The RNA shown here (Glycine riboswitch aptamer) has 115 nucleotides and comes from Ideonella livida.
RNA sequence: CCGUUCCUCACUGGAGAGAGGCGGGCCUGGAGCCCGCCCACCGAAGGGGCAAGCGACAGGGCCGCCACAGGCGCCCGGCGCCAAUCUCUCAGGUAAAGCGGACAGCGGGGGCUUC
Numbered sequence: 001c002c003g004u005u006c007c008u009c010a011c012u013g014g015a016g017a018g019a020g021g022c023g024g025g026c027c028u029g030g031a032g033c034c035c036g037c038c039c040a041c042c043g044a045a046g047g048g049g050c051a052a053g054c055g056a057c058a059g060g061g062c063c064g065c066c067a068c069a070g071g072c073g074c075c076c077g078g079c080g081c082c083a084a085u086c087u088c089u090c091a092g093g094u095a096a097a098g099c100g101g102a103c104a105g106c107g108g109g110g111g112c113u114u115c
Base pairs, nucleotide, nucleotide: 003112004111006110007109008108009107011105012104013103018039020038021037022036023035024034025033026032027030040094041093042092046090047088048087049086053081054080055079059076060075061074062073064072065071066070
């Protein structure tokens, strides 16, 4: 200097769903905030689950192969690893605003890597 599906920071964009009911607390006395319980709902912090594929093998099957006490191959089942904006809804969230927000764009720094 180039590359980068890694980490981090700043900026920009960024959805969904009850201003629900009951009880309690607080002061700023409001369509206020907080806590607990109940019901309804959402998926885009985090977390759980799954395919293909890969791996191992102590199971089963094959009028499959071979140099046949056996070895190999293929198929099925179970097992392990295992993605998402899919799925679950534990956690989180559900007027506006604010906060948060997966993900995307752009830039800075770091890591890794080639010469």
Its mean pLDDT, the model's own confidence on a scale to 100, is 76. Of the family's consensus pairs, 90% are formed in the model. The source organism's lineage runs through Bacteria, Pseudomonadota, Betaproteobacteria, Sphaerotilaceae and Ideonella.